[in-house]
RNA sequence: UCAGAAUGAACGUUGGCGGCGUGGAUUAGGCAUGCAAGUCGGAUGUGCCUUCGGGUGCAUGGCGAAAGGGUGAGUAAGGCGACGGUAACCAACCCCGUGGAUGGGUAUAACCCGGGAGAAAUCCCGGGUAAUCCCCAGCGAUGCGGCGAGGAGGCAUCUCCUUGCCGCCAAAGGUGCGAGUCCGCCGCGGGACGGGCCGUCGUGGUACUAGGUUGUUGGCGGGGUAACGGCCCACCAAGCCUACGAUGCCUACCGGGCGUGCGAGCGUGGCCCGGCACACUGGGACUGAGACACUGCCCAGACUCCUACGGGAGGCUGCAGUCGAGAAUCUUCGGCAAUGGGCGCAAGCCUGACCGAGCGACGCCGCGUGUGGGACGAAGGCCCUCGGGUUGUAAACCACUGUCGAGAGCAAGGAAGGGCCGGUGAAGAGCCGGCCUUGACCGACCUCUGGAGGAAGCACGGGCUAAGUUCGUGCCAGCAGCCGCGGUAAGACGAACCGUGCGAACGUUAUUCGGAAUCACUGGGCUUAAAGCGCGUGUAGGCGGAUCGGCACGUCCGAGUUGAAAGACCCCGGCUCAACCGGGGAAUUGGCUUGGAUACGGCCGGUCUUGAGGGGCGUAGGGGGACCUGGAACUUCCGGUGGAGCGGUGAUAUGCGUUGAGAUCGGAAGGAACGCCCGUGGCGAAAGCGAGGUCCUGGCCGCCUACUGACGCUGUGACGCGAAAGCCAGGGGAGCGAACGGGAUUAGAUACCCCGGUAGUCCUGGCUGUAAACGAUGGGCACUAGGCAGUGGGCCUGCCGAUGGGCGCUCUGCCGGAGGGAAACCGUGAAGUGCCCCGCCUGGGGAGUAUGGUCGCAAGGCUGAAACUCAAAGGAAUUGACGGGGGCUCACACAAGCGGUGGAGCAUGUGGCUUAAUUCGAGGCUACGCGAAGAACCUUAUCCCAGGCUUGACAUGCUGGAGAACCCGGCGGAAACGUCGGGGUGCCUUCGGGAACUCCUGCACAGGUGCUGCAUGGCUGUCGUCAGCUCGUGUCGUGAGAUGUUGGGUUAAGUCCCGUAACGAGCGAAACCCCUGUGACUCGUUGCUACGCUUCGGCGAGGACUCUAGUCAGACUGCCGGUGUCAAACCGGAGGAAGGUGGGGACGACGUCAAGUCAUCAUGGCCCUUAUGCCUGGGGCUGCACACGUGCUACAAUGGGUGGGACAGAGCGUUGCCAACCCGCGAGGGGGAGCCAAUCGCAAAAACCCAUCCUCAGUCCGGAUUGUGGGCUGCAACUCGCCCACAUGAAGCUGGAAUCGCUAGUAAUCGCAGAUCAGCACUGCUGCGGUGAAUGUGUUCCUGAGCCUUGUACACACCGCCCGUCAAGCCACCAAAGCGGGGGGCAUCCGAAGUC
Repeated sequence: UCAGAAUGAACGUUGGCGGCGUGGAUUAGGCAUGCAAGUCGGAUGUGCCUUCGGGUGCAUGGCGAAAGGGUGAGUAAGGCGACGGUAACCAACCCCGUGGAUGGGUAUAACCCGGGAGAAAUCCCGGGUAAUCCCCAGCGAUGCGGCGAGGAGGCAUCUCCUUGCCGCCAAAGGUGCGAGUCCGCCGCGGGACGGGCCGUCGUGGUACUAGGUUGUUGGCGGGGUAACGGCCCACCAAGCCUACGAUGCCUACCGGGCGUGCGAGCGUGGCCCGGCACACUGGGACUGAGACACUGCCCAGACUCCUACGGGAGGCUGCAGUCGAGAAUCUUCGGCAAUGGGCGCAAGCCUGACCGAGCGACGCCGCGUGUGGGACGAAGGCCCUCGGGUUGUAAACCACUGUCGAGAGCAAGGAAGGGCCGGUGAAGAGCCGGCCUUGACCGACCUCUGGAGGAAGCACGGGCUAAGUUCGUGCCAGCAGCCGCGGUAAGACGAACCGUGCGAACGUUAUUCGGAAUCACUGGGCUUAAAGCGCGUGUAGGCGGAUCGGCACGUCCGAGUUGAAAGACCCCGGCUCAACCGGGGAAUUGGCUUGGAUACGGCCGGUCUUGAGGGGCGUAGGGGGACCUGGAACUUCCGGUGGAGCGGUGAUAUGCGUUGAGAUCGGAAGGAACGCCCGUGGCGAAAGCGAGGUCCUGGCCGCCUACUGACGCUGUGACGCGAAAGCCAGGGGAGCGAACGGGAUUAGAUACCCCGGUAGUCCUGGCUGUAAACGAUGGGCACUAGGCAGUGGGCCUGCCGAUGGGCGCUCUGCCGGAGGGAAACCGUGAAGUGCCCCGCCUGGGGAGUAUGGUCGCAAGGCUGAAACUCAAAGGAAUUGACGGGGGCUCACACAAGCGGUGGAGCAUGUGGCUUAAUUCGAGGCUACGCGAAGAACCUUAUCCCAGGCUUGACAUGCUGGAGAACCCGGCGGAAACGUCGGGGUGCCUUCGGGAACUCCUGCACAGGUGCUGCAUGGCUGUCGUCAGCUCGUGUCGUGAGAUGUUGGGUUAAGUCCCGUAACGAGCGAAACCCCUGUGACUCGUUGCUACGCUUCGGCGAGGACUCUAGUCAGACUGCCGGUGUCAAACCGGAGGAAGGUGGGGACGACGUCAAGUCAUCAUGGCCCUUAUGCCUGGGGCUGCACACGUGCUACAAUGGGUGGGACAGAGCGUUGCCAACCCGCGAGGGGGAGCCAAUCGCAAAAACCCAUCCUCAGUCCGGAUUGUGGGCUGCAACUCGCCCACAUGAAGCUGGAAUCGCUAGUAAUCGCAGAUCAGCACUGCUGCGGUGAAUGUGUUCCUGAGCCUUGUACACACCGCCCGUCAAGCCACCAAAGCGGGGGGCAUCCGAAGUC
């Protein structure tokens, strides 16, 4: 972070039907219009109408309008919920019981007549009438009040019952022929329904709100109410609430329930039900049974409307509807048919309650969009290795069905009731029968018509997470919940195809719960990850030893009562099913009452000693405070000696010193600190405490104990202590020493080093209150293996003493078992096992910051956020890599030495520049005499210019046509090419033709040194001939991984030995292979020659020697001595041609560098296709102001020139090497013998040796450059070959910083050969031999490497990581002189209506 469930939702795409629900969550913002509360003529008066039955209107009167309906602003308690109380109460309508209703009177509205005010709303004066309106009197008790007696009860004031006396209070009629009888009226008692008030418990956040309160708290008396009460008032007292959070602030209607969750919980309070509150805002009362009253009244205010400007009217948070705001929420519908309500005797009237319909996929539920058959599988699409696969039985097609929808028909049910008549009956009640009558809306079910006909989408397919391919794109466009995708092969973007999921819906967004044991009650942590207060004393609180008794508060059991209904759950039932609905049950985990139990906790009382404390006797100690004293050192001062430096550093310098330093001796003064003793020793709660002495004082420990008797532990707040620095006041000041000055260092050096030096450090008094205040580990108690050492007591043991031995206690350490722990580690001094108490943590940054509060003289401390931002930040351990870490050890790594490069000229490669082009690649080491072991053309390339070709220069196959193939020639042309012509006629044949080959046409295709070495194979370079790299099994570790491979020796080596939780093994090293060094044997030609002969060319002979090239021997630390672990091995020696791998080569572990190569070759993908292919001519790759690498030749006398003389090895040679001889100064030419080569040739080797010239000079050094003439190869030497001769003779006199190679037949130096090749730029490369040194025996340093170890914040691994600053813009937050606005509190003044 996601997958789940949920919602009064909204948005996007899509949308067939029905049922049941649900729908203004924002502005308790404003509202046009209509409707939402009336009814009774059987209470009364009266106007009008009348068919004379009555109807209708107004008014009085009665009942209702306090219900129903709406909303959630306010309210954190005057609410709500659970359970109680009311002995402190009310109660209209309804029910039951009982009793009663006598007589009289005065008004008033309507109305009528007259008059008046006003625009209106409306109002005033006079006249006049009734009642179930109002008033008076009477009777009057079971009622109310007072007094008395008796009884009972409770809860203090009191309550109830019986009884006596006194006082007080009622009433209405109507209908009807007819009323105590029906409907009403009055009193009392009771009931039911409904309320008022009170109590207990429960019911958000914030302490960055800690104190609040004056009617406040209580009392006495009174007022008021239905009723208690400080509700209100007078007086008296000074209380009351609060850390169990008062007061304040913020937020919020509450519950039943609802969502989620295994649960505990967490979130929520829409619809339905209960309660509360509100009705434009605020205040107020009236009426009434009930209101402080949604559609009543009065006042004030805001707003809207009317107005004649004087004054009036209004209140949709009722139903619909409208505007506004908003992401967003409906019809100005029908009906009282049903249910319910008001009134009425009733009929009935009223009812936006309600019942229905409408709109919205907003939700839940159900149904449909067809069913069966149908290919070795159509077309199309997509993919493809081109074979095929897939879409897919899907479609078509065939057969069938008829749901839903559409149209039509029939029609159940929602209807119960009401009226009239009749019967029964005492009845006008009730019941029975007959007839008449009541549906707004829905219309099920069934039937008919018709025909697959009208009905599928949305999201997703990188992992989480179910489902992938192709193309496009190329860090672009875009995606994204998190991780992350996209920079040319993207399963992640976009599209297509295919697939997956759900389906009339699917996604997205928002929100809640879950996952999250990630606030942990269930159920977490704090050594190092976030987290133990710096330490103590102690208040509240929490927790607490043994035993006995009591109580019954917690706790446990039973019973009763309550926990509304609905919902949830179970069962049954009704709509075809379901959603939905009905009935029953269970549940409602809770509260209260009551009976019981008493183990445990609690409370009360008694006892006890082991916890704790006390007493006695001792020990140790840098524990604390005050005062006194001491020596060493240091500095300064005084004096003596002395005479040039001292001091300081890596090296200097500043500084001090001839005015005498430093050194040294003597003396004086001052301040601070206490060496040795001194010890993983001691003491203290921590901070901390070291000279000695005295006084005062705290604590620990040991032993004894006949004392107290749980007095204990912890400890929110609180209080005290608290290193260093710092602050205030006053002292003091030797040394040291922030700041500061100077000197150095350095790019700089506000540092490190040096010379000075002020605060400070010291003392007294006061403040500060922090720290890596650390064991990063709070305190207490108990329990749980040991071993070793130290400190301080005690006891036992030995006759005594010394040295010892044993036991137990305290404190301080190390190791270690079980156990714990992520590990590191802890481990009786726990981080183990438990209990108790406190503190603290909840991702990183922002930030210990801001703000508020508080403390402080200040510095600052304590408390302590948020916005915003990140996908991490962390811990421990592992493997590597790295280190200006360590140890051990190697290498021409350095050092020692020899010769070079870097300077010159030239050659060559590269960069750069230039160019039509200067083709491409290689780029530190590991590109640069590299690919090139041969660029004049060719080579040679998308290098450039130009001319041409297209099935192609090359391969395979096919179609059609022509022609054998093949050879020769003409013309144009620079060639390629184009074009024309001639010669030639083969093989097989069934005579049609066919095969091979050529040409033409067409199709598949060829071709590409075009791109990608970061898509690849192969090959190669490098680390590195370094000694390493691994595996199996076992063992250890949660794991990564470790062990083995480490360690001790030894080696060139992970070579070998020893040790060893390892034992073995593999790839590497070594060995096996080749060359070389010695010898033997074999072989003797083309080689050799001791022998003989010779015309001196050679011949013969020989296998002895050299040699050739095959086989073998030899060397193994085998032998001796020493060292070493008895080993491996090392050192020395003998023997030996050779000695400790004899020398050299081939051979290169696991891997590293996305190292190099797509241009050797191969190859995926992409790209070109009359061209990026192919052919041809010419040019370029050789261009030159420069720069670098690699070389050659030199600068000379260890040399150069000339003459003479000597000695190799390895190669090569038939389109080749080329002898003799001739020509030429020479390159070379002629010539031609020999040789397919131990035979002949290339061929001379050179340095070297001998002789001679040159004598230090830009030369007899050096040879560049240039001129002329020649030679050779080749089709062709202009660009652009090599060589010769003559002439010319340049730079250069040993090369700055820097840098390379080499340890012996090596370096240095000398020449020879070869590959490529026509020739040659070759001074390159690969080989070969000749001559032939010096130095080192060391590992400090530079470079690289190996092993072990250590640190790490690195892991594309130090070329790593990472920090700070930085213009402008944007975002968020804070501060800010001020300015403006909103809300609130308190105080004071004025004061409406209204009540008393």